[in-house]
Context: one part of a larger RNA
RNA sequence: CUUUCGUUUAGGAACUCGGCAUAUUUGCCCCGUAACUUCGGGAUAAGGGGUGCCUAUGGCAACAUAGGUCGCAGUGAAAUGGCCCUCGUGACUGUUUAACAAAAACACAGGACUCUGCUGAAAUCACAAGAUGAUGUAUAGGGUCUGACGCCUGCCCGGUGCCGGAAGGUCAAGGAGAGGAGUUAGCGCAAGCGAAGUUCUGAACUUAAGCCCCGGUAAACGGCGGCCGUAACUAUAACGGUCCUAAGGUAGCGAAAUUCCUUGUCGGGUAAGUUCCGACCCGCACGAAAGGUGUAACGAUCUGGGAGCUGUCUCAACGCGAGACUCG
Numbered sequence: 001c002u003u004u005c006g007u008u009u010a011g012g013a014a015c016u017c018g019g020c021a022u023a024u025u026u027g028c029c030c031c032g033u034a035a036c037u038u039c040g041g042g043a044u045a046a047g048g049g050g051u052g053c054c055u056a057u058g059g060c061a062a063c064a065u066a067g068g069u070c071g072c073a074g075u076g077a078a079a080u081g082g083c084c085c086u087c088g089u090g091a092c093u094g095u096u097u098a099a100c101a102a103a104a105a106c107a108c109a110g111g112a113c114u115c116u117g118c119u120g121a122a123a124u125c126a127c128a129a130g131a132u133g134a135u136g137u138a139u140a141g142g143g144u145c146u147g148a149c150g151c152c153u154g155c156c157c158g159g160u161g162c163c164g165g166a167a168g169g170u171c172a173a174g175g176a177g178a179g180g181a182g183u184u185a186g187c188g189c190a191a192g193c194g195a196a197g198u199u200c201u202g203a204a205c206u207u208a209a210g211c212c213c214c215g216g217u218a219a220a221c222g223g224c225g226g227c228c229g230u231a232a233c234u235a236u237a238a239c240g241g242u243c244c245u246a247a248g249g250u251a252g253c254g255a256a257a258u259u260c261c262u263u264g265u266c267g268g269g270u271a272a273g274u275u276c277c278g279a280c281c282c283g284c285a286c287g288a289a290a291g292g293u294g295u296a297a298c299g300a301u302c303u304g305g306g307a308g309c310u311g312u313c314u315c316a317a318c319g320c321g322a323g324a325c326u327c328g
C1' cells in the first nucleotide's frame, strides 16, 4: 500500500449523478396515533414511557401493584422495522431478458367488439386418416383490443376493411352454334360450283362468385382545418366574413415519461434551486378502450424535500486479522 472488520475529538451530507455505503431503529408490555379512504385500511402510522434483582400483597399460575436495591448499560451478548412529507407510473398478489435490464414491460380480475347452432361448431395441427376444441353446446368455446374501482368514453362511414343487398354494368370454364375454312362423291367443255361425312375454326345467345353499384358499421384500420376583420385607452375577441373538408378535437388534462423555442412566466420551498411542487395555456407535436381523467391500498419502481443518524465528507487517525513486501 490492498483488503475483511472494529473504534473515533469537533462538525453532521459540507460527499456524491444520487445519502451509494455506513449508522440510526429493532423484541415484548403500556399509553398514544394524522391526512386520506373503496370504511377493510392507512397503522408497528407518527410520538412517548417501561423492561434486572429482592421483599410484600393479590393470584393455581403466567403476571400485576407497591416498596427496596445494584450497574455506565437490565430485549445487559446474538438474532431482531429507520421514519415522515410529496409527485409520476402501474390498481393489487403474481410473471420476465438462466449468465449486464425485475421495470412504468407481460399477466391479471373486470370491460367491449367479433366469430361459432354442433352429422366435421368456429378455430388449430395434418397429404390423409385422425386429433385438440370437448366426453364441452352460446351463462359454452375461439380471436382482437382494453386493463381493479369511480366519473366518463364526443364528432367523422369520404378512403381501406368487414357485414348486408340484389335491379343494372362487367365477367371464366361450360352450354349453344349463325357463319367460315380444308378434304371430295357429283355437276360442268372449261373457269369453277360443291351434298353427306369428317377435321379445324367460330358470331349472337346463356352463365356463378367477384368487382363496379346501393346501404350499414369506428371499444373496425383510421381521421378530427385555414385566412381576414371586429368592443369607447391598449390588449384580446364572445361576434362576423370567406375558403376547404367525410368531419374539423367535445369532456377532461396540459412546459406533461409528451414542450422544440425553454433554465417559458408567476407562486412555494433554499442564503443561493436547469431538478421538484402548485398554477397559467402560446398543446413545435395531449385527448377519450393503441382508452381520457381521478383514485384508497400496494411496489427490492421513479422524482423532489425534511427531522433523526452516521468516517459519505471537512481530513484523516488508530487497532485485531489476511495479503502484498523482506528474509528463509
Stems, first nucleotide, its partner, number of pairs: 001323003005319004010314002014312001019309001027051005036041001038148001052069007070074001083306003088301001089299002094106002110146007123132003149294004154224003159221002161217005168212003174206002179201005186193002225243005252286001253283001264280005

This is a predicted structure of a 328-nucleotide part of an RNA (large-subunit ribosomal RNA, domain IV) from Treponema sp. The source organism's lineage runs through Bacteria, Pseudomonadati, Treponematales, Treponemataceae and Treponema. The coordinates come from a structure-prediction model, not an experiment, and the mean pLDDT is 88. Rfam family: Bacterial large subunit ribosomal RNA. Gene Ontology terms of the family: structural constituent of ribosome and ribosome.